The RNA shown here (THF (Tetrahydrofolate) riboswitch aptamer) has 107 nucleotides.
The sequence was found by an Rfam model in a public genome assembly.
The coordinates come from a structure-prediction model, not an experiment, and the mean pLDDT is 77.
[in-house]
RNA sequence: UGCAGAGUAGAAUCGCGUGCGUUAAGUGCCUUGUGAACAGGGAGUUGUCACAGGGACGAAAAAUCACUUUUUAGUGUUUUGCGGUACGAGGUUCGCAUCCCGCUGCU
Numbered sequence: 001u002g003c004a005g006a007g008u009a010g011a012a013u014c015g016c017g018u019g020c021g022u023u024a025a026g027u028g029c030c031u032u033g034u035g036a037a038c039a040g041g042g043a044g045u046u047g048u049c050a051c052a053g054g055g056a057c058g059a060a061a062a063a064u065c066a067c068u069u070u071u072u073a074g075u076g077u078u079u080u081g082c083g084g085u086a087c088g089a090g091g092u093u094c095g096c097a098u099c100c101c102g103c104u105g106c107u
Stems, first nucleotide, its partner, number of pairs: 002106004010094005016088004020083003029055008040101004061080003065076004
């Protein structure tokens, strides 16, 4: 000098556990604002995430037992479902948008 490589946050997915909703919140989609993070160092997006506001769309319940002057009803218990549901630990796969430097190996 050249070539190759390692490593993070995190993401996707799988089943498990504990919840929440099923009187529809949540999830997903669009949009506005604010903030944050992005390998050992620096920079960093039109990408990512979080929070807040607005908008469109939109759903799966059933059984059981108890109580009750809502009785063709109401409230609750338990169980089985359902939800692109939340959180937790785990498995698998992927993994700095990008740029510079550093690190490891070879040259």